[in-house]
Context: one part of a larger RNA
Molecule: small-subunit ribosomal RNA, central domain
Organism: Jacaranda copaia
RNA sequence: UUGGGCGUAAAGUGUUUGUAGGUGGCUUUUUAAGCCUUCCAUUAAAUCCCAGGGCUCAACCCUAGAUAGGUGGUGGAAACUACCAAAUUGGAGUACAGUAGGAGCAAAGGGAAUUUUCGAUAAAGUGGUGAAAUGUGUAGACAUCGAAAAGAACACCAACGGUGAAAACACUCUACUAGGUCGACACUGACAUUGAGAGAUGAAAGCUAUGGGAGUGAAUGGGAUUAGAUACCCCAGUAGUCUUACUCGUAAACAAUGGAUACUAGGCGUUCUGCGUAUCGACCCGUGCAGUGCUGUAGCUAAUGCAUUAAGUAUCCCACCUGGGGAGUACGUUUGCAAGAAUAAAACUU
Numbered sequence: 001u002u003g004g005g006c007g008u009a010a011a012g013u014g015u016u017u018g019u020a021g022g023u024g025g026c027u028u029u030u031u032a033a034g035c036c037u038u039c040c041a042u043u044a045a046a047u048c049c050c051a052g053g054g055c056u057c058a059a060c061c062c063u064a065g066a067u068a069g070g071u072g073g074u075g076g077a078a079a080c081u082a083c084c085a086a087a088u089u090g091g092a093g094u095a096c097a098g099u100a101g102g103a104g105c106a107a108a109g110g111g112a113a114u115u116u117u118c119g120a121u122a123a124a125g126u127g128g129u130g131a132a133a134u135g136u137g138u139a140g141a142c143a144u145c146g147a148a149a150a151g152a153a154c155a156c157c158a159a160c161g162g163u164g165a166a167a168a169c170a171c172u173c174u175a176c177u178a179g180g181u182c183g184a185c186a187c188u189g190a191c192a193u194u195g196a197g198a199g200a201u202g203a204a205a206g207c208u209a210u211g212g213g214a215g216u217g218a219a220u221g222g223g224a225u226u227a228g229a230u231a232c233c234c235c236a237g238u239a240g241u242c243u244u245a246c247u248c249g250u251a252a253a254c255a256a257u258g259g260a261u262a263c264u265a266g267g268c269g270u271u272c273u274g275c276g277u278a279u280c281g282a283c284c285c286g287u288g289c290a291g292u293g294c295u296g297u298a299g300c301u302a303a304u305g306c307a308u309u310a311a312g313u314a315u316c317c318c319a320c321c322u323g324g325g326g327a328g329u330a331c332g333u334u335u336g337c338a339a340g341a342a343u344a345a346a347a348c349u350u
Stems, first nucleotide, its partner, number of pairs: 003322003007304002012318001014201004021194003025088001027086002031082001033081002036076002039073005049065001051063004091191001092188003096183001098181002103177002106174001108172002110154001114150008125136002162169002206247001208245002211242001215241002220236004258317006266295006273288004299306002323350003332343004
C1' cells in the first nucleotide's frame, strides 16, 4: 500500500456556509463513451505450457501446436451508468394561514442582597476556626433604625423543560432582525446531498487602548497547621472578572459517537402543533407530525453497553488512525503586538 477500522483500546475537524470534485428521484426518446458480444490484425525469436521426436535415460536439443491478457479495427445489442430532448411530483424550495421559544442585537425600567458614606440609638467586644491567631473596635466597632451612592449578578417560577450550527442563551417591557415547526395544498419542477481548499463564527484565560471597579480574587504580604508547608484553613489584597473597540483561535470545545437518506417489535413520560371523539365550555380518551427523555425485543458488540435520537440493516461523501517513548517536540514555513497557534519529522530507545 491493499485491507481493516474510528463511544470507552490509535482514530470524528469545536461548529457552520459553501467553490472545485464525488454521489444522486420517477417516466419516455436519442446517441453509443463506459458496459456486453461476433470476426480480423498485431502483440519478433528464444522462454513458459502441451504433443511428437533425437542424444543408452535425464538435464539438454529439434519440430509442430495452443491459450489468457493488452492494443487497434469492423459488425451487432441497448438492460444499466453517461449524453440529448421532453414530461412528472413523492426529494428540495417559494408563497399563504397559524404557532412556540432564556435565538440575536439595541434601548428603557425594576427589586432583593453586598460594600462604602452620613445621621440616630446603644456600649464592649466583634470577626474567624477543628482549635486559634493575624485583623477590627472607647478616635465608639459589632448590633438596630433612617437616608444616599456605587458596581456586579438576576432568588422563587425551574423541569429528566425550551431555543440556537456550535460556543452559548434566564429580572421585566419595547423596537428591529433571523431561524424552526404544524396545516392546507397554490406555485417552481430534481433546483438535491456531501464537501478538499476557502470564508464566517468560536467558552475561559491572555494581549492592546478606553472607561469602570461593589463583591470575588491568580500574584503578593501576614496568621495558623506541619519535621518542612513556596499548599489545603484564616485575615488582607494587585492584575483579572464588568463596558466599548480590536486581537487571540484554543478546551475532557464531550453524547469522548461527522453529515445526509431509507428501512427494522413494543411499553412509559414530556414540549410545540394538527385531527377525531366528547362537552355549554375546559378536561378526559384515541391518533398524526416535529423535538426531547427513560426502559426494552431482534440485531450488533471484546465486554460495557447501543437499541426508530442505533453503536442494527444498507447506500453516498468528507475528516482521521496504523505499537509505546522520543513528540504534538526539533527544523523550516504560515500566522500573531506578544503569549502562542497551525503544519510537522528523524536519530535513538523499547